[in-house]
Formats: sequence, structure tokens, C1' cells
RNA sequence: AGCGCAGCCGCCGGAGAGAGCCGCCGGAUGCGGCCGCCGAAGGCGCAACUCGCCCGGAAACGCUCAGGCAAACGGACGGUGGCUGCGGG
Repeated sequence: AGCGCAGCCGCCGGAGAGAGCCGCCGGAUGCGGCCGCCGAAGGCGCAACUCGCCCGGAAACGCUCAGGCAAACGGACGGUGGCUGCGGG
């Protein structure tokens, strides 16, 4: 130099589910109430697995607290470029 992993930043892709009803407000994508629904921010739970044991880690499974249910925004995750750190060499 090239390689692997992690973090951050940029770019590309990226699902699901009511533009629900009523009221407030001059008005609104705001506020309050009611009903239905979704899982892929985050959070919580179970634990296959990892391990000689413990500790620890651990799902796209479960919950739906939070969030979301036209578009936009957001979006787990995947790809890609840059920077930094670590590993190995």
C1' cells in the first nucleotide's frame, strides 16, 4: 500500500398502517377529546446462539411506552465514497 471491524459525515435504495370523526381557534400541518390501525427511529421483554462455567453480548421474534398511518420529512437495514480510531500485517 492493500485488508477487516467500529464511529461520524455525504450520496443512492428503503416497507407497513385512517388526508378518520368531534370540538377549540381568525386560521393552520396548532390544541383537546374519541375510535380504528402499523412496526423498521428509540425503548422494553423472551432467548436460539456465542461460551468449559460465570460475567457479558445477542433477532428482522414479542410488546406498542415512544413514534408513525396522502405527499414531504423521518426511517431499521443494504450499497457506496471520505475522515478518524482499533486490529492484523

The RNA shown here (Glycine riboswitch aptamer) has 89 nucleotides and comes from a Gammaproteobacteria bacterium. The prediction has a mean pLDDT of 78. Taxonomically the source falls in Gammaproteobacteria (Bacteria, Pseudomonadati, Pseudomonadota). It was read from a public genome assembly, where an Rfam model found it.